[in-house]
RNA sequence: GAUGGUGUCCGGGCGGUCGCGGAGGCUUUUACGGCCUCCGAGGAAAGUCCGAGCUCCAGAGGGCAGGGCGCUGGGUAACACCCAGGGGCGUCGAGGGAGACCUCGGCGCUACGGAUAGGGCCACAGAAACGAGACCGCCGAUGGCCUCAAGGUCGGCUCAAGACCUUGGGGAUCAGGCAAGGGUGAAACGGUGGGGUAAGAGCCCACCAGGCGGGAUGGCGACAUCCCGUGCUGGCAACCCCCGCCCGGAGCAAGGCCAAACAGGAGGGAAGAGGCCACUCGGCCUCGGGGUGUGGCCCGCACCCCUUGACCUCCGGGUAGGCCGCUUGAGCGGUGGGGAAACUCACCGCCCAGAUAGAUGACCGCCGCCCACAGGCUCAAACCUGUGGGAACAGAACUCGGCUUAUAGGACACUGUCCCGG
RNA sequence: AGCCCCGUGGUGUAGUGGCCAAGCAUGCGGGCCUUUGGAGCCCGCGACCCCGGUUCGAAUCCGGGCGGGGCUA
Repeated sequence: GAUGGUGUCCGGGCGGUCGCGGAGGCUUUUACGGCCUCCGAGGAAAGUCCGAGCUCCAGAGGGCAGGGCGCUGGGUAACACCCAGGGGCGUCGAGGGAGACCUCGGCGCUACGGAUAGGGCCACAGAAACGAGACCGCCGAUGGCCUCAAGGUCGGCUCAAGACCUUGGGGAUCAGGCAAGGGUGAAACGGUGGGGUAAGAGCCCACCAGGCGGGAUGGCGACAUCCCGUGCUGGCAACCCCCGCCCGGAGCAAGGCCAAACAGGAGGGAAGAGGCCACUCGGCCUCGGGGUGUGGCCCGCACCCCUUGACCUCCGGGUAGGCCGCUUGAGCGGUGGGGAAACUCACCGCCCAGAUAGAUGACCGCCGCCCACAGGCUCAAACCUGUGGGAACAGAACUCGGCUUAUAGGACACUGUCCCGG
Repeated sequence: AGCCCCGUGGUGUAGUGGCCAAGCAUGCGGGCCUUUGGAGCCCGCGACCCCGGUUCGAAUCCGGGCGGGGCUA
C1' cells in the first nucleotide's frame, strides 16, 4: 500500500425564503384572526418475536390441563436479553506416541438438564439397528459319518474275505462352535497391541477414550486435576415423556369524564267562533288563543299548534363530537466513586415531537463526502484546478428494556493474507 | 395501531419425519380413434414462498424473513 474479518460509532453541516404542527407571550375581536419567541422523527420510528410499566376484567388458597424456559455465576424492574466463565464441536498450526490417541496455541460455532424412570423411532441396504443375529468366511475341540494304516477278537488249528473293537492320520461331510476379517449402512454392541484358543471373543492382560461408584485437592459454582474400585460401553428428548423454575385474561380501538341531534320515559301545556269545497274520512280561509325563530324589548314578519296536542322542563343510557389518559421517563448529558465486564451509586446540569386522517416539507446559496471525465505537476501515483453526476434504509401514533430484519457512504481500534521499500 | 390465521404444479386439494424421484382431479402439449370437432384411450411437461438450524434423513420439527387474508372504532 492492496484486500478481507471482528467490534464500536457517525449516518451530512451552516445560512436564507415560503409553508405545516404544538407551547408560551403580546394585540384585536362577538368570533375567526394578526405578530413575536421557542420546540418539532430514527438507529432502526419497521417486524410485533420476547420481557415489563400502565389500565380494565376476573380472582380466598391449592391443584389439574395448557404454554414457555433449561450448563454456571453475575447484571437487571423483568426477559428467550447482556457480561464473564465452564464444557462440547469444527478448522488451522506446532509437538509427542509403534498405534489407539494425547498435549499446547490461534480463530469460529454452540436452543448446552435427563438416554440407568418408562414408552416410541432408527427408512433403504444389511446376518444383525439393541432382551439380538450369521450371507461370504474361520474352526470343526466334542459327538457322529466316510476313508487309510497298525494291533486285537470272531466257539480246536491255518489261510482268504468280511464284521466288530482300540489307537493314530486324513476329508470338511452332519450336528455344532465363532464373530477376527470381507461386505451393508448415517450409525455395527468401545479402540490399539499382546496372551489365549480347534477357531475366536473383555475370555484374560497392558495401554487409550468414555461411563458409573467412592475419595482427595482447587474453584462461590458449572467444572478441572489426581487416586482407588468396577469390563460397565449405539443414536434421537427442536418425538412423547421425566425433573426443576416461571406464567390469570385482555390490550390505549385499554380505560375514564363531558355531551348535541333523532328515538324513549315523566310532568306541564291553549278556547273557540264563523264561512267555503267535498258530503265517508277530511281539506282550506278569516277572526281569536298558545308557542318557536328574528330582536335588548314592543309592534311587525315567517313557521307550527289549538287536546289524536305545537311548545317547554326534567330523566336515564349514551351516538356524533370534545377532553383526559399523552408524554417527566426503569429519561438524557457531564464529573467522581465501585466492579474484570455487563451494570450500578452519588452530585451537578437539561427538558428533548405529541399529530388525530394524521404536522416535521419544498426551493436556493456556500462548504464537506463519493464517482467519472479533462487539464496541470510527476517516471507513475498522491496532490491541485475545472465540468458533470450521485448520496442509502426508511418515517413517530400509550411508553420503556431487548432481539431480529433493512441500510448508500464514512470514521476509529484490533487483526488475517499478499505485495513494495529500508 | 393492536390481535390472530394461512402459504404444495395454471387452478382446487392429499400428504404431519423415510416406502416422496411428492399423489389425485381439472387445465396444458403430443399421439390414437373420428370425415371433422367433442367425448373416450395412451404418453408427457409442470409445484413444496425464501434463508438458516435440529436430525443419518425435513413439504412435515424449530427460528428468522417475505407475501396474502381475517377480526377489533
Two RNAs folded together computationally: RNase P RNA and transfer RNA, 495 nucleotides in total. Model confidence (mean pLDDT): 79 of 100. Rfam match: Bacterial RNase P class A. Rfam links the family to the GO terms tRNA processing, ribonuclease P activity and dimeric ribonuclease P complex. Rfam classes the family as a ribozyme.